This is a predicted structure of a 469-nucleotide part of an RNA (small-subunit ribosomal RNA, 3' major domain) from an uncultured Verrucomicrobiota bacterium. Rfam family: Bacterial small subunit ribosomal RNA.
[in-house]
Context: one part of a larger RNA
């Protein structure tokens, strides 16, 4: 200069405090450690590794393992030689495929008749390598942090290193903005500009909607018409302390009016730099390595393994609850290798069926609530583990190791020590939905959607993290 202090002073963040719900205990799921194994591939490890790379490990994937093959190679591109159309289809031996051996089919196109082109065989340059180095790099990424700082030009002041501007009074989410000032001024950050969502106006009305006329049905906007409304989806408008009081007039407190009010919600945008953070296994790439193998094909195994131990999550443990039965209301996306209705058959997974739909048109019951009725506080009509038995799907193929149904079985738990996490409003809490990836599924993850819907903040001493002096 920085950084640091169990110095000081100021100001902030769900930081503590006030509330709500959790984790830590049980069960199962998933991730790591550890064991263990032929092998459990490899990478991530304090916050900022651990439902993380992974938005799909039965075969592939697959990088590990064993054990069969294989050497210009599975994949490019060139040269020289040979040589046919390669290649492709068939069929037969071996084989667990790979892979090898062989037999038949077919044996080509262009041509300046040199050849080319294509393809194999053999030989050469060279392919290949998820071998090593992230402490040799690109490139992206993560953390401090959506934290207000971070710098430069001139000028000045110091021998100098450096300072000063950026300090300080005041304001502010904000180095935001006044004022003073030896410092004027400037970039990069902040803000605004962009998207979305809240009111409107106008424009336009199908696949969307129907108020008013008209038709029609057991019932539907189903039919004619209609553009009022809802609604789509384009241009606009509107909120800037404009307005009134007030007060220390830069700003800041109450009011009015407004759909909104002081950054209206949300989101995308991450300065200079710091962790020699993370990735050499997305890619890309210097250096070293291997080169009949650390390269390639193939079959099976493992990546799922279990005394244990931590991290995230789901179910509960019950009556604001569970069971039946009846009825009601979304939105986000998605669909031709597909979404799949009516109808039928099965207690059910589902099977038959195929009408409609490349879709504001077809498809896919929202569930919690709401109403009735049972259950009476008990390891229970709580809870659902884990086994048995019989199907159902998907896929060459569910033994290691798939999901899903029925029947049977009922385990552990009666609210969880020390400890610690989230979260300030359409937020928690809680309920279904829909997607990605996928043949199927470990999804209780991920990422959106919508429906119910709180409580609390005295206040900054105190913990933890930042900023300025």
């Nucleotide at each position: 200069u920085g950084a640091c202090g169990g110095g000081g002073g100021c100001c902030c963040g769900c930081a503590c405090a006030a509330g709500c719900g959790g984790u830590g205990g049980a069960g199962c799921a998933u991730g790591u450690g550890g064991c263990u194994u032929a092998a459990u591939u490899c990478g991530a490890u304090g916050c900022a590794a651990c439902g993380c790379g992974a938005a799909g490990a039965a075969c592939c994937u697959u990088a590990c393992c064993u054990g069969g093959a294989u050497u210009u190679g599975a994949c490019a591109u060139g040269c020289a030689c040979g040589g046919g159309a390669a290649a492709g289809g068939u069929c037969g031996g071996u084989g667990a495929a790979a892979g090898u051996c062989g037999g038949c089919c077919c044996c080509c196109u262009c041509u300046u008749c040199g050849g080319a082109g294509u393809c194999c065989g053999u030989g050469c340059g060279c392919a290949g390598g998820u071998g090593c180095u992230g402490c040799a790099u690109g490139g992206c990424u993560g953390u401090c942090g959506u934290c207000a700082g971070c710098u430069c030009g001139u000028g000045u002041c110091g021998u100098g290193a450096g300072a000063u501007g950026u300090u300080u009074g005041g304001u502010u989410a904000a180095g935001u903005c006044c004022g003073c000032u030896a410092a004027c001024g400037a970039g990069c950050g902040c803000a605004a500009c962009c998207c979305u969502u809240g009111c409107u106006u106008c424009u336009a009305g199908u696949u969307g909607c129907c108020a008013u006329c008209a038709c029609g049905u057991a019932a539907u906007g189903g039919u004619g018409g209609g553009g009022a409304c809802u609604c789509u989806a384009g241009a606009g408008g509107g909120a800037c302390a404009a307005c009134c009081u007030c007060c220390u007039u830069u700003g800041g407190a109450g009011g009015g009016g407004g759909a909104a009010g002081g950054u209206g919600g949300g989101g995308a945008u991450g300065a200079c730099g710091u962790c020699a953070a993370g990735u050499c296994a997305g890619c890309a790439u210097g250096g070293c390595c291997c080169u009949u193998a650390c390269g390639u094909c193939c079959a099976g195994g493992g990546c799922u393994g279990c005394a244990c131990a931590c991290g995230u999550g789901c179910u509960a443990c019950a009556a604001u609850g569970c069971c039946c039965g009846g009825u009601a209301c979304a939105a986000u996306g998605a669909g031709a290798c597909g979404c799949a209705a009516a109808c039928u058959c099965g207690c059910g997974a589902g099977g038959g069926g195929g009408a409609g739909c490349a879709a504001a048109u077809c498809u896919a019951u929202a569930a919690a609530a709401c109403c009735g009725g049972g259950c009476c506080c008990a390891g229970u009509u709580c809870g659902g583990a884990u086994u048995g038995a019989a199907g159902u799907c998907u896929g060459c193929a569910a033994u290691u190791c798939g999901a899903c149904u029925u029947c049977a079985u009922g385990a552990a738990g009666c609210c969880g020590g020390a400890a610690u996490c989230g979260c300030u409003a359409g937020u928690a809490a809680u309920g279904g939905c829909g997607c990605a990836u996928c043949a199927g599924c470990u999804a209780c993850g991920g990422c959106g959607c919508c429906g119910u819907g709180a409580a609390u903040a005295c206040g900054u001493u105190c913990c933890c993290g930042g900023g300025c002096c």